Bacterial RNase P class A from Candidatus Kapaibacterium sp., 427 nucleotides, folded computationally. Its Rfam family is "Bacterial RNase P class A". The family's RNA type in Rfam is ribozyme. Rfam links the family to the GO terms dimeric ribonuclease P complex, ribonuclease P activity and tRNA processing. Of the family's consensus pairs, 96% are formed in the model.
RNA sequence: AUGGAAGGGUGGGCAGUCGCAAGGGGUGAUAAAACUCCUUGAGGAAAGUCCGAACUUCACGGAGCAGCCCGCUUCCUAACAGGAAGGUAGCAAGCCGAAAAGUUCGGCGAGCUAACGGAAAGUGCCACAGAGAAUAGACUGCCAAUCCGGCUUGCCUCGUGCAAGCGUCAUGGAGGCGAUGGUGAAACGGUGGGGUAAGAGCCCACCAGCACCUUGGGCGACCAAGGUGGCUUGGUAAACCCCGGGCGAAGCAAGGUCGAAUAGGGAAGUACUGGAUGCAUAGCAUCCAGCCGAGUGGCUCCAUCGGUAGCUCUGUACUUCCGGGUAGACCGCUUGAGGGCAUUGGCGACAAUGCUCCCAGAUAAAUGACUGCCUCCACCAGUUCUACUGGUGUAGACAGAAUUCGGCUUAUAGCCCUUUCAUCAAA
Numbered sequence: 001a002u003g004g005a006a007g008g009g010u011g012g013g014c015a016g017u018c019g020c021a022a023g024g025g026g027u028g029a030u031a032a033a034a035c036u037c038c039u040u041g042a043g044g045a046a047a048g049u050c051c052g053a054a055c056u057u058c059a060c061g062g063a064g065c066a067g068c069c070c071g072c073u074u075c076c077u078a079a080c081a082g083g084a085a086g087g088u089a090g091c092a093a094g095c096c097g098a099a100a101a102g103u104u105c106g107g108c109g110a111g112c113u114a115a116c117g118g119a120a121a122g123u124g125c126c127a128c129a130g131a132g133a134a135u136a137g138a139c140u141g142c143c144a145a146u147c148c149g150g151c152u153u154g155c156c157u158c159g160u161g162c163a164a165g166c167g168u169c170a171u172g173g174a175g176g177c178g179a180u181g182g183u184g185a186a187a188c189g190g191u192g193g194g195g196u197a198a199g200a201g202c203c204c205a206c207c208a209g210c211a212c213c214u215u216g217g218g219c220g221a222c223c224a225a226g227g228u229g230g231c232u233u234g235g236u237a238a239a240c241c242c243c244g245g246g247c248g249a250a251g252c253a254a255g256g257u258c259g260a261a262u263a264g265g266g267a268a269g270u271a272c273u274g275g276a277u278g279c280a281u282a283g284c285a286u287c288c289a290g291c292c293g294a295g296u297g298g299c300u301c302c303a304u305c306g307g308u309a310g311c312u313c314u315g316u317a318c319u320u321c322c323g324g325g326u327a328g329a330c331c332g333c334u335u336g337a338g339g340g341c342a343u344u345g346g347c348g349a350c351a352a353u354g355c356u357c358c359c360a361g362a363u364a365a366a367u368g369a370c371u372g373c374c375u376c377c378a379c380c381a382g383u384u385c386u387a388c389u390g391g392u393g394u395a396g397a398c399a400g401a402a403u404u405c406g407g408c409u410u411a412u413a414g415c416c417c418u419u420u421c422a423u424c425a426a427a
Base pairs, nucleotide, nucleotide: 001423002422003421004420005419006418007417008416009415010414012374013373014372015371016370017369018368020041021040022039023038024037025036026035027034043398047409048408050407051406052405053404054403055251056250057249058248061302062301063300064299065298067247068246069245070244071243072086073085074084075083076082087116088114089113090112091111094108095107096106097105098104099103117242118241122240123239124236125235126234139181141177142176143175146174147173148172150166151165152164153163154162155161189207190206191205192204193203194202208232210229211228212227213226214225215224216223217222255331256330257329258328265322266321267320268319269318270317271316272315273289274288275287276286277285278284279283290308291307292306293305294304338357339356340355341354342353343352344351345350376396377393378392379391380390381389382388383387
């Protein structure tokens, strides 16, 4: 210098003319219309609707079960599955050292990733290969110590008897082993020695792992050192599950006010029992029990509330379905967990204090169009050739508020900044 990757910022500026919406002022009649002046007017994601809240409505509550969410530590925040700083584990550019030789081993390690409680409570799964995949296992192999059988010799009570010895091609038949080799992502600790028939933590030394204890450092997760012990149980929970913590539901089409209209429409279903007391003269009131029903998510229980008439006309409390009316106006509606600057504290995310500012509120949906100049970029042409001049281009990528805010995720032309990688050149 060029190119790639990751992250961040920006993503046009100035002026004029006309037009639109909101707020405010003036004139108008003290209202309206009309006219006029001032101020402001769509994003970094307005997208997705994934998470958390503010706000609104439902409710007088409590308990349990189910369901759902979260999961290393500390801090930030209104809160969060977000952010900051750390811890642990894994990967790792590169650097250093040793060996002996283009490789191996060890140490340090910028940076990146983690849906990071528990696998020794239980259940399930781990293809293929392999003997065997967690109560494993005998393919290739090792073992004559042991038993049965066989052979030889001897003895005898001559019997399928007793005793001694033998041999091994690991078989004549049982049996022991899990060290060697092999399979695999992974094979039930590693190295060395003892021991054994052959082997094995069977035993011992050192190491790794696990459990427990002590000391030191740290708010903590953890780190470091030492000691004791049995010798030592793979992986997977983004599988079921266990443990710890947490959780009302619905949503601005929430909800409220005013006005208006309609068909106090039609149908179906559940309950309408018993006792006691008082007044009193067949009625009323109260209490208890039972039955039906209700409401802050689903189910159950407790508590609370409503109904519990009538005597053939129907009524009360509720549930479900069908049908009809209201498509109006206003509020909610933008002053906010708000923005900017400075100081202080903090590694940081952020916090506190002071000063300052008001920055869309539309409702079929406003926030625009044109012109001139400047600047970026793209293309074309020329030249004194890396710079300049001229011309062309709807500023040229992703894309438009609809209750608001904090995050996450996705998309993004061009320009600028930071980090990193590769190539080239110079010193």